Background:
RNAcentral holds the sequence, with entries from Rfam. Predicted 3D model of a 119-nucleotide RNA (SAM riboswitch aptamer (S box leader)) from Siminovitchia fortis. Lineage of the source: Bacteria > Bacilli > Caryophanales > Bacillaceae > Siminovitchia.
RNA sequence: CUCUUAUGCAGAGAGGUGGAGGGACUGGCCCAGUGAAGCCUCGGCAACCAUUGAAUAUUUUUUCAUAUUCAAACGGUGCCAAUUCCAGCAGAUUUUUUUACAAAUCUGAUAUAUAAGAG
Numbered sequence: 001c002u003c004u005u006a007u008g009c010a011g012a013g014a015g016g017u018g019g020a021g022g023g024a025c026u027g028g029c030c031c032a033g034u035g036a037a038g039c040c041u042c043g044g045c046a047a048c049c050a051u052u053g054a055a056u057a058u059u060u061u062u063u064c065a066u067a068u069u070c071a072a073a074c075g076g077u078g079c080c081a082a083u084u085c086c087a088g089c090a091g092a093u094u095u096u097u098u099u100a101c102a103a104a105u106c107u108g109a110u111a112u113a114u115a116a117g118a119g
Stems, first nucleotide, its partner, number of pairs: 001119008013042005021031003025088004043080003048076002051072008084111001089108007
């Protein structure tokens, strides 16, 4: 970098440094000299992976093992403004309209982010 799977309406920030950007992209709308990004320190959230414990199921003479669920939070990541900030493509319903356009709601997809696995 590519592919697969899962998740994304919950949750959780202070200090130092730095000095103008940031919220992936486009449009919108926001955040930012009352200090952006980045970096460092400490703290926190969460429970994807690993680990540990419990329960249940399968197998077994038993142990072991495997699966599911729950709990813990020492380890590997991740995250700590706004629902992934909102929309983007398609469809359905409703409203308006002569029609188209438009608006609202919902559904699915796309994109993107993170994790785990594979190449």